[in-house]
Context: one part of a larger RNA
RNA sequence: AAUAAACGUUGGCGGCGUGCCUAACACAUGCAAGUCGAGCGAGAAAGUUUCUUCGGAAACAAGUAAAGCGGCGAACGGUUGAGUAACACGUGAGAAUCUGCCCUUCAGUGAAGAAUACCUUCGAGAAAUCGGAGUUAAUGCUGCAUAUAUCCCUAACGGGAAAAAGAUGGCCUCUUUGCUGUCGCUGAAGGAUGAGCUUGCGGCCUAUCAGCUAGUUGGUGAGGUAAUGGCUCACCAAGGCUAUGACGGGUAGCCGGCCGGAGAGGGCGAUCGGCCAGACUGGAACUUAGACACGGUCCAGACUCCUACGGGAGGCAGCAGUGGGGAAUAUUGCGCAAUGGGCGAAAGCCUGACGCAGCGACGCCGCGUGAAGGAUGAAGGCCUUCGGGUUGUAAACUUCUGUUAAGUGGGAAGAAAGAGCCACGAGUAAUAUGCGUGGAAGAUGACGGUACCAUUAGAGAAAGCACCGGCUAAUCUCGUGCCAGCAGCCGCGGUAAUACGAGAGGUGCAAACGUUAUUC
Numbered sequence: 001a002a003u004a005a006a007c008g009u010u011g012g013c014g015g016c017g018u019g020c021c022u023a024a025c026a027c028a029u030g031c032a033a034g035u036c037g038a039g040c041g042a043g044a045a046a047g048u049u050u051c052u053u054c055g056g057a058a059a060c061a062a063g064u065a066a067a068g069c070g071g072c073g074a075a076c077g078g079u080u081g082a083g084u085a086a087c088a089c090g091u092g093a094g095a096a097u098c099u100g101c102c103c104u105u106c107a108g109u110g111a112a113g114a115a116u117a118c119c120u121u122c123g124a125g126a127a128a129u130c131g132g133a134g135u136u137a138a139u140g141c142u143g144c145a146u147a148u149a150u151c152c153c154u155a156a157c158g159g160g161a162a163a164a165a166g167a168u169g170g171c172c173u174c175u176u177u178g179c180u181g182u183c184g185c186u187g188a189a190g191g192a193u194g195a196g197c198u199u200g201c202g203g204c205c206u207a208u209c210a211g212c213u214a215g216u217u218g219g220u221g222a223g224g225u226a227a228u229g230g231c232u233c234a235c236c237a238a239g240g241c242u243a244u245g246a247c248g249g250g251u252a253g254c255c256g257g258c259c260g261g262a263g264a265g266g267g268c269g270a271u272c273g274g275c276c277a278g279a280c281u282g283g284a285a286c287u288u289a290g291a292c293a294c295g296g297u298c299c300a301g302a303c304u305c306c307u308a309c310g311g312g313a314g315g316c317a318g319c320a321g322u323g324g325g326g327a328a329u330a331u332u333g334c335g336c337a338a339u340g341g342g343c344g345a346a347a348g349c350c351u352g353a354c355g356c357a358g359c360g361a362c363g364c365c366g367c368g369u370g371a372a373g374g375a376u377g378a379a380g381g382c383c384u385u386c387g388g389g390u391u392g393u394a395a396a397c398u399u400c401u402g403u404u405a406a407g408u409g410g411g412a413a414g415a416a417a418g419a420g421c422c423a424c425g426a427g428u429a430a431u432a433u434g435c436g437u438g439g440a441a442g443a444u445g446a447c448g449g450u451a452c453c454a455u456u457a458g459a460g461a462a463a464g465c466a467c468c469g470g471c472u473a474a475u476c477u478c479g480u481g482c483c484a485g486c487a488g489c490c491g492c493g494g495u496a497a498u499a500c501g502a503g504a505g506g507u508g509c510a511a512a513c514g515u516u517a518u519u520c
């Protein structure tokens, strides 16, 4: 000098930050990932009204709610640092790769079919849930057609293989149908982004660890992968690493950075950002463009819960919160108004990301606790050589000011995009829709009646902590008597203690001051 600090005494306000470093211990409760009806079929109820044979029926509610099939998302965002000494990370280089959504370009989007959830019905079960029968749809599924570019074979010719899905607007038409806009779908090429892989170099301790290694090192062939490769397998060879520290053991996420230092070196890796790894413990794959998947699946284990004992359910290292551990670390808050993300044509919905608020002097910074005058230097305290000195302009008193806090009144920026309207343009058969540009009006604020401004009264409500032997700024008196105690080091205390305790005075810092811990 510093800290993600803690403890003791004290404590007025604000701004900006920051807050489980320990048990990757166990978790009650709520929320944290949904969305699309412009992909699809089906489709309630309450309530109100009307009719009624008083049993009920019909209409609105409403093609709404809830659910199902299907698509996209759920691999992001958020959290933690257990493991990992490793191509994990940092920084360069590289070739044998994939890449949903997005951008550019080219070509296409034909004609068929069989199911199934939902639903109805029957059944099993305490439940979780499951089974049988019947029926139905699609941008779900299946094969057929078509195929320059794609893939395979081939000597170039040529041959073979492989695709698709519609939805919603507008115009014409008597319907079929035709034209057209937008969003899609299929194949292919390029890009962008993201990811996988290889490799040079770099960054811990230990030799009281000296030898290690059989898929081990290399080759051939095969399998496997998006892709190279002992990645895996068969066969062959006997290699490979190592005092420039192999192998083993210990410790540890890495970096940008942070602290400190004149620098070199040293220490650290909280918050924020990048990468990696993990999601109760261990293992595995499925789906997918992408996972071997925190709030998915399966198996095993430990633990907790429900049970009708047959069987089931769960995973906060998400946000709050609880118990426990600990010297120690916050609210079971508000809002999607902004920024960003997912879905959607859009309106919009979801979003404990995020924006805010709450708590903590935990840190940094700022402000205040009044200002000026005021000597017979009052009283009181303390000291005294008894003359006085000191507290001390300090107080009282006089004259002012009005920060903060309190009251009253006003009161933001953060919010202009999007949607809708108008005009123009391109496009079109078209004055549709949709697209682009411009314009006018208007809607939307959690924070919050907050910040800020004005004004009212009033010095009124706001100072402590440590130290005073030397180091080290600051001393006297009393008490105690090697006791009680102090102490960072040297050392004080055994009857005149500037070192213990108290008082007075002083010194330092100040909403803090000290102590402890740790680093330089």
Stems, first nucleotide, its partner, number of pairs: 001519003005516005012367006018360002020325001025323003029320003034072003039069002047060005079278003089202006097195002102191008110144001112142002119134006150161004166183006204250003211241003216238008253275004257268003280301005303314004331357001333356003339353001340351004370400004380391004404461001406456005414447001421439005464509005469490003475504005485492002
Model confidence (mean pLDDT): 83 of 100. This is a predicted structure of a 520-nucleotide part of an RNA (small-subunit ribosomal RNA, 5' domain) from an uncultured bacterium. The full RNA is in RNAcentral, with records from ENA, Greengenes and SILVA. It matches the Rfam family "Bacterial small subunit ribosomal RNA".